A computed fold for a 162-nucleotide RNA from a Propionibacteriales bacterium, annotated as c-di-AMP riboswitch aptamer (ydaO/yuaA leader).
NCBI's taxonomy places the organism under Bacteria, Bacillati, Actinomycetota, Actinomycetes, Propionibacteriales.
It matches the Rfam family "c-di-AMP riboswitch aptamer (ydaO/yuaA leader)". Rfam describes the family as follows. This family represents a conserved RNA structure found upstream of the ydaO and yuaA genes in Bacillus subtilis and related genes in other bacteria.
Its mean pLDDT, the model's own confidence on a scale to 100, is 75.
[in-house]
RNA sequence: CUGACACUGUCGCCGAGAUCGAAACUCGCCGGGGUAGGAGUGGGGGACCCAAUCUCGCACGGCAUGCCGUGCUAGGGGUCAAGUCGCCAGGCGUUUCUGGUGGCCGAGCACCUUCUCGCUCGAACCCGACAGCUGACCUCACAGGCGUGAGAAGGAGUCCUU
Numbered sequence: 001c002u003g004a005c006a007c008u009g010u011c012g013c014c015g016a017g018a019u020c021g022a023a024a025c026u027c028g029c030c031g032g033g034g035u036a037g038g039a040g041u042g043g044g045g046g047a048c049c050c051a052a053u054c055u056c057g058c059a060c061g062g063c064a065u066g067c068c069g070u071g072c073u074a075g076g077g078g079u080c081a082a083g084u085c086g087c088c089a090g091g092c093g094u095u096u097c098u099g100g101u102g103g104c105c106g107a108g109c110a111c112c113u114u115c116u117c118g119c120u121c122g123a124a125c126c127c128g129a130c131a132g133c134u135g136a137c138c139u140c141a142c143a144g145g146c147g148u149g150a151g152a153a154g155g156a157g158u159c160c161u162u
Base pairs, nucleotide, nucleotide: 011147012146013145014144019038020037025033026032027031040142041141042140043139044138045137050132057072058071059070060069061068062067063066075130076127077126078125079124083104084103085102086101087100088099089098090097105122106121107120108119109118111155112154113153114152115151116150117149
């Protein structure tokens, strides 16, 4: 001088996942951590009116021909930006699955909005035959993962100096 790894701190990014916080408990200790709880943010269910008239599957068990209970996921639905339409290849009895590559569309990149260019992402999970909208009301979550492109116009705010 360069590279890698680990720890701590500061400042940040994606995301709803800001924050406050008694007791017990805990710490190398007069403070910290921390739970119940508060708080705010985000989601789901749920009337009249409006909209709609589609689907209502499979397996097992019990009552007795229809209902109840348990389980399943092709139907349907939910969170999320995470959709849609092609082409090629592989797998596959069909339906469908995986990968690659394009169009349209959607999301992110250190105050906010818009524009231009550039770089990335378009996953994963859940409910369990069932849910439109929806006031009151009911209910759930507050995680996880990361380290930052440039320019222009308009706007907002902070600090310093006078």